Formats: sequence, C1' cells, structure tokens
RNA sequence: ACUGUAAAAGGGCAAAACUAGUGAAAACUAGUGACGCAAAACUAUAGGGCCUUCGUCAUUUGACAAGGUAGCCAGCUGCCGUU
Repeated sequence: ACUGUAAAAGGGCAAAACUAGUGAAAACUAGUGACGCAAAACUAUAGGGCCUUCGUCAUUUGACAAGGUAGCCAGCUGCCGUU
C1' cells in the first nucleotide's frame, strides 16, 4: 500500500407498515416501528442502471426537459480489533 473481515468491545443506522404533512407523480420529511446493514456515513453536473410525467415536441406511444432513487452498482471518507 492492497485485499479480506472470524470472535469481541463501545456503539450506530433504520426496511415494510401506520399516523401527520409536502409533491402532478416517482418519492421525500417527522413520529412510532425494526426487515435488515461493517459504511444502510457523505456524494445525483465524475459515471452507469432504475423510477416518475405537472411541462414541451411528435404521436397513442416515443423523445426532450425537469424531478427522484446512493437500503441498485459506483465514487469518496471513517470507528474497534485481528490476519
């Protein structure tokens, strides 16, 4: 420096669902709640994938544009111990 992460210690986050709210929608925020997660911390104009359609152009289904998703891949930065 790179790869891996058994057993521990201190802990951390929070899926679905429900309630209230925002949004055209995807989805997001807060509370409750835990499915799970060694990065389920951060990054959406570094890249890829996926989702939405208030709007625009053509047309009955595409494209543009805009929005969303990092708990899809990814980029990047950390805690403890060990090989």
Molecule: c-di-GMP-I riboswitch aptamer
Organism: Mycoplasmatota bacterium